RNA sequence: CCUUUAUCCAGAGUGGCGGAGGGAAUAGGCCCUAUGAUGCCCGGCAACCAGUGAAUACAUAAAGUGUUUACUAAGGUGCUAAUUCCUACAGAUUUUGAUUGAUCUGACAGAUAAGGG
Numbered sequence: 001c002c003u004u005u006a007u008c009c010a011g012a013g014u015g016g017c018g019g020a021g022g023g024a025a026u027a028g029g030c031c032c033u034a035u036g037a038u039g040c041c042c043g044g045c046a047a048c049c050a051g052u053g054a055a056u057a058c059a060u061a062a063a064g065u066g067u068u069u070a071c072u073a074a075g076g077u078g079c080u081a082a083u084u085c086c087u088a089c090a091g092a093u094u095u096u097g098a099u100u101g102a103u104c105u106g107a108c109a110g111a112u113a114a115g116g117g
Base pairs, nucleotide, nucleotide: 001117002116003115004114005113006112007111008110013042015041016040017039021032022031023030026088027087028086029085043080044079045078048076049075050072051071052070053069054068055067056066057065058064084109089106090105091104092103093102094101
């Protein structure tokens, strides 16, 4: 870098360093930010990998495997403003003078984890 599967409306600080822009990219919108953002460290959150128990299905000579669920948090990651901040493409419903607005579903793009190349 490519690819598969799963998840993305919950949660997480009156700490330290630092000193200018930041919210992935393009466009539009809307925000955060010298009352110090983004970032780094510490702390924290969560439970993908991991561990333990229960139920259940399958299977074996034995070992086992899948699904659901409860709990744990030492380790590998991740996350720690706003739903992935919102919209963009397609469809449905509804609305409007009008793709004008609203709602829902799906796709695209992206992020993270665990596999594969």
Notes: Predicted 3D model of a 117-nucleotide RNA (SAM riboswitch aptamer (S box leader)) from Ureibacillus endophyticus. It was read from a public genome assembly, where an Rfam model found it. It matches the Rfam family "SAM riboswitch aptamer (S box leader)". Rfam links the family to the GO term regulation of gene expression. The model forms 97% of the base pairs in the Rfam consensus.